[in-house]
Molecule: SAM riboswitch aptamer (S box leader)
Organism: Planctomycetota bacterium
RNA sequence: GUCUUAUCUAGAGUGGCAGAGGGACUGGCCCCUAUGAAGCCACAGCAACCGGUCUUGUCCAGCGCAUUAUUUGGGCAAGAUGCAGGUGCUAAUUCCUGUCUCAUAUAUUGGGAAAAGAUAAGAU
Numbered sequence: 001g002u003c004u005u006a007u008c009u010a011g012a013g014u015g016g017c018a019g020a021g022g023g024a025c026u027g028g029c030c031c032c033u034a035u036g037a038a039g040c041c042a043c044a045g046c047a048a049c050c051g052g053u054c055u056u057g058u059c060c061a062g063c064g065c066a067u068u069a070u071u072u073g074g075g076c077a078a079g080a081u082g083c084a085g086g087u088g089c090u091a092a093u094u095c096c097u098g099u100c101u102c103a104u105a106u107a108u109u110g111g112g113a114a115a116a117g118a119u120a121a122g123a124u
Stems, first nucleotide, its partner, number of pairs: 001124008013043005021032003025098001027096002044090003049086002051083001052081011094116001099113005
């Protein structure tokens, strides 16, 4: 990079360096930005996808044994925990939008689905 699956209306910022752009892409008759954008660094925080740990249930195997109780390991499910673990994230719904569709009735407005994108896990 490509493919598959899941999630995307919640949550969480200060400082330093830097110096003009940024919000993936398209458009925006939207937003942020010299009261300092992008980027980099430090520290802090959020979340809970993967991993860890613990609890409960259940199944399997082992030990022990003939009483119906104890014990070891593993699989599965649910829950808890932020844990010196692996990522991610910390303006605005993924800012809105794009393709299709339904309603409203043409200026539009609202809903649904997709596409695209982001992140994670797995595969290649």